[in-house]
RNA sequence: GGGCGGUUAGCUCAGCUGGUAGAGCGUUUGCUUUACACGCAAAAUGUCACAGGUUCGAGUCCUGUACCGCCCA
Numbered sequence: 001g002g003g004c005g006g007u008u009a010g011c012u013c014a015g016c017u018g019g020u021a022g023a024g025c026g027u028u029u030g031c032u033u034u035a036c037a038c039g040c041a042a043a044a045u046g047u048c049a050c051a052g053g054u055u056c057g058a059g060u061c062c063u064g065u066a067c068c069g070c071c072c073a
Stems, first nucleotide, its partner, number of pairs: 001072007010025004019056001027043005049065005
């Protein structure tokens, strides 16, 4: 330099045919316990990497940029 894949909650990851962004773990609060752990109940947290475009409507489609990984040279 070229090709492919990836970037979504604190972490690991889903998200179908474009139509209100989710799960597990974690965190917080309450219950339970002498206390801790476990368990139960509830809650909070998102610039969907960035910029632009298409569309009535974009995490999803298109273009560019950045970063990470793999392959080729």

A computed fold for a 73-nucleotide RNA from an uncultured Planctomycetota bacterium, annotated as transfer RNA. The sequence was found in a public genome assembly. Its Rfam family is "tRNA". Rfam classes the family as a transfer RNA. The prediction has a mean pLDDT of 80.